[in-house]
Formats: sequence, C1' cells, structure tokens
RNA sequence: CAUUUAUUCCGAAGAGGCGAGAGACUAGGCUCCGUGACCCUCUGGCAACCACCAGCAAUGCACAAGCUGGCAGGUGCCAAAUCCUGCCCCACUGACCAACUCAGGAAGGGGAAAAAUAAACC
Repeated sequence: CAUUUAUUCCGAAGAGGCGAGAGACUAGGCUCCGUGACCCUCUGGCAACCACCAGCAAUGCACAAGCUGGCAGGUGCCAAAUCCUGCCCCACUGACCAACUCAGGAAGGGGAAAAAUAAACC
C1' cells in the first nucleotide's frame, strides 16, 4: 500500500516558531486567515479503538468470544456533522381532475461512493 471490521451531529487550546494561503482530491457553496490561519515544536487537554485490571452471565472445569465498570501504557484527536453538496431511492414540488408518465429537487429521511482513525491480516 491492499483487504476486512468498527466508528465518524458528543468532547477537548495556550505558548513559541514560520509567514500565506487553509478547510484530503475534483466542482460548486460556505467558512478560517497578517488581530498571523495552515503547518512544526513544547505544554495542556478530550476521548476510550487496542493493551491492562476487576466484576457479571454461562459452563462439570478451563480457555476463547460476550456484557459492565475502572485505568490511561500504544495509537488517535483538540473550528464548523468527515464544514455541506455531488451518485441512487423516498418524502416533497410542478405539469395532470386523478393515476400513469415527465420534469424539478444544495431545505427533510435512508443508502452508496470517497475520506479519516482504530484493530486485525498480508
């Protein structure tokens, strides 16, 4: 890197450095930004995926898997929902008396795709 699984509307910022764009890519929108963004370093914090610890249930016993709680060692994260939308379906709107059908559909609901992170595997 690839694959699989899970999660992604909660939460958590100060200092120093740098100096112009940044919010993954592409298009549109919207936002942040010389009152210094983004990024880097230090410190602080958030969360609880993995690890670790305890308990529960079950079992003849044990292990694994499961659930609950604790902890904070390995990661991760600390503007905005993954900032929003794009593709599909539905709700909805218009044409029509209605149905079918057609068109619309950046406000609502669901799904997909892509992305990020964790864990596993190779």
This is a predicted structure of a 122-nucleotide RNA (SAM riboswitch aptamer (S box leader)) from Hymenobacter jeollabukensis. Taxonomically the source falls in Hymenobacter (Bacteria, Bacteroidota, Cytophagia, Hymenobacteraceae). It matches the Rfam family "SAM riboswitch aptamer (S box leader)". Rfam describes the family as follows. The SAM riboswitch is found upstream of a number of genes which code for proteins involved in methionine or cysteine biosynthesis in Gram-positive bacteria.